[in-house]
RNA sequence: GGAGCAGACCCGCUGAAUCGUGGUUCUCCACGAGCCGGGGACCCAGCGCCACUGGGGUGAGUCUCACGGACCACCGGUCCGUGGUAGGGCGAUCUUCCCGCCCGAACCCGUCAGCUAACCCGGUAAGCGGCAGCGGAAGGAGAU
Numbered sequence: 001g002g003a004g005c006a007g008a009c010c011c012g013c014u015g016a017a018u019c020g021u022g023g024u025u026c027u028c029c030a031c032g033a034g035c036c037g038g039g040g041a042c043c044c045a046g047c048g049c050c051a052c053u054g055g056g057g058u059g060a061g062u063c064u065c066a067c068g069g070a071c072c073a074c075c076g077g078u079c080c081g082u083g084g085u086a087g088g089g090c091g092a093u094c095u096u097c098c099c100g101c102c103c104g105a106a107c108c109c110g111u112c113a114g115c116u117a118a119c120c121c122g123g124u125a126a127g128c129g130g131c132a133g134c135g136g137a138a139g140g141a142g143a144u
Base pairs, nucleotide, nucleotide: 010130011129012128013127014126018033019032020031021030022029023028034124035123036122037121038120039119044114054112055109056108057107058106063084065083066082067081068080069079070078071077072076087103088102089101090100091099094139095138096137097136098135
């Protein structure tokens, strides 16, 4: 000096998931603020028949749309893989456009819930990045 790995401070990203006070059995508990979610009236919506099928919630995370495979109670459906897609995120102040890179999951309730004032109940996790596309343009705001 270079490469790799690990830790800490700091900065940043997804997300509601931050801050304060007091404890403490120290990545834990309680309370509060902020943020987030669910239940819950009038009104409104809905309430015709048949077949299949229970239905609902958090979340961007939907559609069996195409192809291939496996399975089933088999002209319907479930799961897996590849591709696509509704939709969502990032590129270091903000908005828009362009361009580039990604995600497109997982879980919960338990036969039950439309909206919904008052009211009631709950959550406040987890996981990543840091020499690098921390790219370009226009506008605005702010600072000096």